[in-house]
Context: one part of a larger RNA
Molecule: large-subunit ribosomal RNA, domain IV
Organism: activated sludge metagenome
RNA sequence: CUAAUGCGAGGGAACUCGGCAAAUUAGCCCCGUACCUUUGGUAUAAGGGGUGCCUGUUCUUUCAGUCUAGUGCUGAGAGAGCAGGUCGCAGUGACAAAGGGGUCUCGACUGUUUAAUAAAAACACAGGAAGCCGCAAGAGCGAAAGCUUGUGAACGGCUUCUGAAUCCUGGCCAGUACAGGUACCUGAAACCUGGGUCCAACUGGGCUAAGGGCCUGCAAACGCCGGGAGUAACUCUGACUCUCUCAAGGUAGCCAAAUGCCUUGUCGGGUAAGUUCCGACGUGCAUGAAUGGAUCAACGAGGGCCCCACUGUCCCCGCGUAGUACCCG
Numbered sequence: 001c002u003a004a005u006g007c008g009a010g011g012g013a014a015c016u017c018g019g020c021a022a023a024u025u026a027g028c029c030c031c032g033u034a035c036c037u038u039u040g041g042u043a044u045a046a047g048g049g050g051u052g053c054c055u056g057u058u059c060u061u062u063c064a065g066u067c068u069a070g071u072g073c074u075g076a077g078a079g080a081g082c083a084g085g086u087c088g089c090a091g092u093g094a095c096a097a098a099g100g101g102g103u104c105u106c107g108a109c110u111g112u113u114u115a116a117u118a119a120a121a122a123c124a125c126a127g128g129a130a131g132c133c134g135c136a137a138g139a140g141c142g143a144a145a146g147c148u149u150g151u152g153a154a155c156g157g158c159u160u161c162u163g164a165a166u167c168c169u170g171g172c173c174a175g176u177a178c179a180g181g182u183a184c185c186u187g188a189a190a191c192c193u194g195g196g197u198c199c200a201a202c203u204g205g206g207c208u209a210a211g212g213g214c215c216u217g218c219a220a221a222c223g224c225c226g227g228g229a230g231u232a233a234c235u236c237u238g239a240c241u242c243u244c245u246c247a248a249g250g251u252a253g254c255c256a257a258a259u260g261c262c263u264u265g266u267c268g269g270g271u272a273a274g275u276u277c278c279g280a281c282g283u284g285c286a287u288g289a290a291u292g293g294a295u296c297a298a299c300g301a302g303g304g305c306c307c308c309a310c311u312g313u314c315c316c317c318g319c320g321u322a323g324u325a326c327c328c329g
Base pairs, nucleotide, nucleotide: 001323002322004321005320006319007318008317010315011314014313019310027051028050029049030048031047036041038164052086053085054084055083056082057081058080059079060078061077062076063075064074065073066072067070087091099308100307101306102305103304104303105302106300107299111123112122127162128161129160130159131158132157133156138149139148140147141146166294167293168292170225171224172223175222176221178217179216180215181214184213185212186211191206192205193204194203195202226244227243228242229241230240253287254284265281266280267279268278269277
């Protein structure tokens, strides 16, 4: 020094970004088991006791033998007890073999992923929604022939968004996209028809498709969802009123949040002490409803915080074993 290992007085996370690493726990039997909950779970929750060997005995059961045919007797095995004894510090004596609990966040879940720095909150998912399509369709590949979906046929296929269940999913069609309509306007070439000395160059007029103008629909299409004043018998606040303005002015919810600049916001909790954490508050720089909103049992090698146990992580280092290096021979 090691991509090796063992032990350690007292303390016990004071270490550190962070208990990283290590330690603790561990099998089986018995007792016992909370909150919450989608009533399935949570759950091996948590927590506690036992565990070897010897002897005797009871019961259950399997097989074999036997005769007086009985839940008989004899023998062998398996299982469940009871009683007594016995040894050690220690009886799942080695090996093997969960540390536990509380709370919040994200994702419902099992699953999938960056072969060789990322396993996740990313992808997928069941479920929800919209659009296209009646089949010689719709969608995709190909220059074409042809092929796939399709051995299919709307309870189907394709495209897109959302992402279990539960409670819900507000307002706006002004802009953009899409769809439908359209008396009228616009609208190219071809075509018709003029001017141009005959021709040509050149230069006009007429007609007209899609499209556009115009009208309407459509937001689980892309998206968007205000400002200024005054006002209540202390003060503060402003249910109320006025005003400008918009397509409409953010509804239900939720929040200093994986979203809050100011910010270590303020209050409460936890600590002796808490930029993190939990609960509240909300003029929210810049939350918000399938770009889904809120909630949520179970689940997670996800993330934050706290507690118990445990420990060489640390106070503070020491010693041993194995193998190198090095020194001496």